This is a predicted structure of a 74-nucleotide RNA (transfer RNA) from a Candidatus Nezhaarchaeales archaeon. The sequence is in RNAcentral, with records from ENA and MGnify. Lineage of the source: Archaea > Thermoproteati > Candidatus Nezhaarchaeota > Candidatus Nezhaarchaeia > Candidatus Nezhaarchaeales.
[in-house]
RNA sequence: GCCGGGGUAGCUCAGCCUGGGAGAGCGUCCGGCUGAAGACCGGAUUGUCGAGGGUUCAAGUCCCUCCCCCGGCA
Numbered sequence: 001g002c003c004g005g006g007g008u009a010g011c012u013c014a015g016c017c018u019g020g021g022a023g024a025g026c027g028u029c030c031g032g033c034u035g036a037a038g039a040c041c042g043g044a045u046u047g048u049c050g051a052g053g054g055u056u057c058a059a060g061u062c063c064c065u066c067c068c069c070c071g072g073c074a
Stems, first nucleotide, its partner, number of pairs: 001073007010026004020057001027045006050066005
């Protein structure tokens, strides 16, 4: 330098193909339960969807450029 995969909540990821409610699990906090803790139950918690631009009534999703991580080729 070229090719492929990936970047979404504190962590692991889904959602992308086929545009229209930002979500799951874990974690954390509060409450219940317990002598206490764990487990369990209920509730709450938080997002610049890597950055910028474009298309569109509408973009995590489509297009362009760039940044970062992983792998391969040279």